This is a predicted complex of two RNAs, RNase P RNA and transfer RNA, with 457 nucleotides together. Rfam match: Bacterial RNase P class A. The family's RNA type in Rfam is ribozyme. The prediction has a mean pLDDT of 76.
RNA sequence: AAAGCAAAUUGGCUUGUCGCGGUGAAUCAUCAUUUGAUUUGCUGAGGAAAGUCCGGGCAACAAAGAGCAGCAUACUUCCUAACGGGAAGGGACUGAUUUUGCAGUAAUGCAGUUCGGUUACAGAUAGUGCCACAGAAAACAAACUGCCGAUGUCGAUGUUUUUCGGCAGGCGAUGGUGAAAAGGUGAGGUAAGAGCUCACCAGUGCAGCUGGCAACAGUUGUAGCUAGGUAAACCUUAUGCGUUGAAAGACCAAAUAAACCAGGGAUUGAAGGUUGCUCGCCUGAUCCUGGAGGGUAGGUUGCUUGAGGCCAAUAGUGAUGUUGGUCCUAGAUAAAUGACAAGCGUCCAUAAGGACACAGAACCCGGCUUAUAGAUUUGUAAAU
RNA sequence: GAUUCGUUAGCUCAGUUGGUAGAGCACCUCCCUUUUAAGGAGGUGGUCCUGGGUUCGAGCCCCAGACGAAUCA
Numbered sequence: 001a002a003a004g005c006a007a008a009u010u011g012g013c014u015u016g017u018c019g020c021g022g023u024g025a026a027u028c029a030u031c032a033u034u035u036g037a038u039u040u041g042c043u044g045a046g047g048a049a050a051g052u053c054c055g056g057g058c059a060a061c062a063a064a065g066a067g068c069a070g071c072a073u074a075c076u077u078c079c080u081a082a083c084g085g086g087a088a089g090g091g092a093c094u095g096a097u098u099u100u101g102c103a104g105u106a107a108u109g110c111a112g113u114u115c116g117g118u119u120a121c122a123g124a125u126a127g128u129g130c131c132a133c134a135g136a137a138a139a140c141a142a143a144c145u146g147c148c149g150a151u152g153u154c155g156a157u158g159u160u161u162u163u164c165g166g167c168a169g170g171c172g173a174u175g176g177u178g179a180a181a182a183g184g185u186g187a188g189g190u191a192a193g194a195g196c197u198c199a200c201c202a203g204u205g206c207a208g209c210u211g212g213c214a215a216c217a218g219u220u221g222u223a224g225c226u227a228g229g230u231a232a233a234c235c236u237u238a239u240g241c242g243u244u245g246a247a248a249g250a251c252c253a254a255a256u257a258a259a260c261c262a263g264g265g266a267u268u269g270a271a272g273g274u275u276g277c278u279c280g281c282c283u284g285a286u287c288c289u290g291g292a293g294g295g296u297a298g299g300u301u302g303c304u305u306g307a308g309g310c311c312a313a314u315a316g317u318g319a320u321g322u323u324g325g326u327c328c329u330a331g332a333u334a335a336a337u338g339a340c341a342a343g344c345g346u347c348c349a350u351a352a353g354g355a356c357a358c359a360g361a362a363c364c365c366g367g368c369u370u371a372u373a374g375a376u377u378u379g380u381a382a383a384u
Numbered sequence: 385g386a387u388u389c390g391u392u393a394g395c396u397c398a399g400u401u402g403g404u405a406g407a408g409c410a411c412c413u414c415c416c417u418u419u420u421a422a423g424g425a426g427g428u429g430g431u432c433c434u435g436g437g438u439u440c441g442a443g444c445c446c447c448a449g450a451c452g453a454a455u456c457a
Stems, first nucleotide, its partner, number of pairs: 004380007012344007020044010046358001050369002053367005058245004065279004070241005075089005090121001091119006099112005122236002127234002129230003144175001146171003151168006183201006202226002204223008249301004260291006271283004308327008345356004385456007394409004403440001411427005433449005
């Protein structure tokens, strides 16, 4: 230096003609404050507008009342309107080069340091369930194989001590299967054995000290404590969540059959509204089911200036906050944002000619996830 | 706009406490028949939509995505 990898930014530019949506102005016509036509000015998709996976604003429901159920989250601290998002850190797992130590003749292995990557990371001594096949056994170990038979007892032998065999019983070392087998090595101990006891090593619980806001780390003492896995199985603990969703809601206009037929219920409270259920609360006389039918199905608002963008200074490791300046330019409703032409840019090696990613707002905002050609910037282990 | 489901053999569908992936039809071979159909016997055939994760082990559990379907005035 290049390539690869990772992260961030960007997401073709300019002009003209015609057309479509929104809006301002002028003129004309009509009508009472409106509608239509013409001319003209300004303006009109995104970083994800997507998936609808989280959170919030806003609105309605009684003033968001109680319990149960349900759902979500789960190391610590911080950020934020809020979050399941983000930042910084801790632990665990994992990878790599340099270097250090130990073992080894060496190859190499182990441990530490350092630098990366991943992480849905509460609880398995609260309880329940499950662990196929194989295997003696898959979890308060032990029915089999096996070791012993000190102790007790029975039988045989024997004068007695004793010896032999069996039973009661003791034991968890032996069995090599499995993803997983109840700490490891050694010594003592015993009838045989076993953390049964001891030394060293590994881990866990408890207590103290040191560092840190904390998660946690280090260290000392102590307890033989050694406890299988699974909670993305039920569950427990802690925290949070009322429900609905712009088809929410408000206003105006239009229409009306509260009729007809059949069945059933009801002022001793029917029925409706209210959050899955129960209660509570509110309205309170007609209601429910079926049949055959009638009417309406338009408009305004909510609607875009918002936890907004950009620049600078400043506090902070950072997410982010504070202050000052400056800018604001979709708002449609079956849904406008398009077509053509010229030039430039990139690519198809060049000319001619062609192509230019992913993708199209639907109340708004903060995130996450997914798609994305090309370009730019930064980083990229001590090594090659 | 909001919500709820589904995807397993060529087709239609099963698959429960996670433990060898199944049925019917279709297809192939054989038998039966003069031949075909029907019938009988046997067999082939699977990216369990895709990619990750949890677990000893995933069609099943969790996350993300793709495609399809249905409902709501």